[in-house]
RNA sequence: GCGGUAUUAGUUUAGUGGUAGAACGUUAGGUUGCCAAUCUGGAGGCGGGGGUUCGAUUCCCCCAUACCGCA
Numbered sequence: 001g002c003g004g005u006a007u008u009a010g011u012u013u014a015g016u017g018g019u020a021g022a023a024c025g026u027u028a029g030g031u032u033g034c035c036a037a038u039c040u041g042g043a044g045g046c047g048g049g050g051g052u053u054c055g056a057u058u059c060c061c062c063c064a065u066a067c068c069g070c071a
Base pairs, nucleotide, nucleotide: 001070002069003068004067005066006065007064010024011023012022013021018054026042027041028040029039030038047063048062049061050060051059
């Protein structure tokens, strides 16, 4: 230098164009004499920029970061 894969919540991840889900964690409450455990509820996320589209996490381009391969 060229090619490929990945990037979604604090962490691990699901999601092939139509309101983004889960687990753990976190937080409030219930239960308990207290703690743990358990139950119910809440907050919290699409790496950045542009394009296509009525509509983009999803398709296209560029950039960033990590990893793999080729030279």